[in-house]
Molecule: Lysine riboswitch aptamer
Organism: Clostridia bacterium
This record gives sequence, structure tokens and C1' cells, in this order.
RNA sequence: CUCGCAGAUAGAGGUGCAACGAUCAUCAGUACGCCGGAAGAGGGCCGCAGGGCCUGUUGAAACCGUCGGAAAGGGAGCGUUGCCGAAGGGGUUUCCGCCUGCACGGCAACCGCCUGGUCGCACGGUCAACAGCCGUCCGACUGUCACCUGUUCCAAAGACAGGUGGAGCGCUAUCGGCAGG
Repeated sequence: CUCGCAGAUAGAGGUGCAACGAUCAUCAGUACGCCGGAAGAGGGCCGCAGGGCCUGUUGAAACCGUCGGAAAGGGAGCGUUGCCGAAGGGGUUUCCGCCUGCACGGCAACCGCCUGGUCGCACGGUCAACAGCCGUCCGACUGUCACCUGUUCCAAAGACAGGUGGAGCGCUAUCGGCAGG
């Protein structure tokens, strides 16, 4: 000094990611409760099957009416905090939802399996919901690196414009370590 090998620190992408808090709307005049009508044997514990428990002729479910009347999850902006595999998904395992099996949902741990990020269309899942979230395909924008072309430049580097492609185990900067010349 350059490059190679691994490491540490600090950063960038932007409608950037996530969490928490209070408020607001929605959920919903719903669930549920009292009373009344009519009705006459089932009903409830998330879905299916089996079991168990509770409840019902002192009247079940479903239906109608009067009165009263929620909540959770999800959402919006605001505030605060942590961050840039932020985070999301998928898989495995334990636990929880009355017990068992299946399915579904929730918390947690693990994995280097997938996704650079944002937005939009369509389809599917979730959901009260046409909101939001999740997944897949496609499209657009954007950041990054590599290669190619052009402009700028005496030239180079760099910058700008365009095109193609890759992925975050990436990229940029700094620091020191090992190895080599």
C1' cells in the first nucleotide's frame, strides 16, 4: 500500500418498522338483563365426535314487543419509547382455551427456512366490517451494490441520466487484528 480473511463501532433507505399510553369513532341499539306475549323440550360450556359438568314443565331453544343496555379484539390521529431483519411470515416444542382426538386461536422459546422497503390491483385467509392484518401473483415507485451505455472531465476518479441483474449472511464509513506483496 492493495487485496484477502474474519471482527468491533457508528450509520443510511422513509407515507421506514414495532411496542406502550390516554382520547375518539366503530363494534351496536348488537350480546346480555327484567317484564309481557305466544310456544312446548330441549339448551349451554368456541367448530366436529366421544365424555363430563351445568341448566330446563317453578317452564328450554327459536320468534315478537316495551324498557334498559355493554365489552374485547381490530381502527384513526396524537404523545412517548425502542429500533433499521427494524419487523412480518413459516416450521418445531411446551403451556392455555372443561377433558380426549382433529381443527382453530393465543403467549413464549428455538431456527439463520422465506421477505431490502413502500404503495396499488386481483385472489385466498382472518375479521362485525367493503376497515385493518396475513399470504400469493402481477405492477409502479424507491434505496443499495455489480455490470453496460451516454453526458460532464485533457484523461481518470467522482457526479448525473438511462438500462439489466442480485439480495439485508447486503450496503456505507471508521478502527484495530491476521495473512500477502